[in-house]
RNA sequence: AAAAAAGAUAGAGGCGCAAAGAAUAAGAGUACGGACGAGUAGGGUGACUCCCGAUGAUCAGUCCCAAAAGGGUUCUUUGCCGAAGAGAGGGUAAGCGUCACUUGCCUCCUCUGGGCAUCCGUUUAAUAAGCGGAUGACUGUCACGACAUUCGUGGAGCACUAUCCUGUAA
Numbered sequence: 001a002a003a004a005a006a007g008a009u010a011g012a013g014g015c016g017c018a019a020a021g022a023a024u025a026a027g028a029g030u031a032c033g034g035a036c037g038a039g040u041a042g043g044g045u046g047a048c049u050c051c052c053g054a055u056g057a058u059c060a061g062u063c064c065c066a067a068a069a070g071g072g073u074u075c076u077u078u079g080c081c082g083a084a085g086a087g088a089g090g091g092u093a094a095g096c097g098u099c100a101c102u103u104g105c106c107u108c109c110u111c112u113g114g115g116c117a118u119c120c121g122u123u124u125a126a127u128a129a130g131c132g133g134a135u136g137a138c139u140g141u142c143a144c145g146a147c148a149u150u151c152g153u154g155g156a157g158c159a160c161u162a163u164c165c166u167g168u169a170a
Stems, first nucleotide, its partner, number of pairs: 007164005014081001016080009033064004042052003046099003084112004089107007113139002116136007141155006
């Protein structure tokens, strides 16, 4: 004196990720509700000790009225680059009278570098979009190699690059 290791700041991947607001298509002339006629005993749901039904339910027909949620598209804004997504467990709240189940939030662990296309599964009104898996090329990053400015192989984001600081072995 510069290594290894640790810390701080900044940055890159690109049809990049997520959130919020506004508008809008679809959902749908559907559900719900009401009237008329017909008809007769069960119906609602996964189940019940719950609810409805001879004051005529369910199913089916005609007419009238007539939504909404989740998800989508476009534009704008904001936060960002494990951005974010998913799975298992635990806790909590709501959906209902209860259980099951579903959804939101929190926590901890595990997996995925990223977008795209195809197929399968799931969700949904939907062939849209989302999610999971597999395959394929593309792309970013690092390591190694080479016939070397490109190609090949492999790995993963607590990573990678740059700067600063600390630090000291041979």
The RNA shown here (Lysine riboswitch aptamer) has 170 nucleotides and comes from Alkalibacterium sp.
Its mean pLDDT, the model's own confidence on a scale to 100, is 77.
Of the family's consensus pairs, 96% are formed in the model.
NCBI's taxonomy places the organism under Bacteria, Bacillati, Bacillota, Bacilli, Alkalibacterium.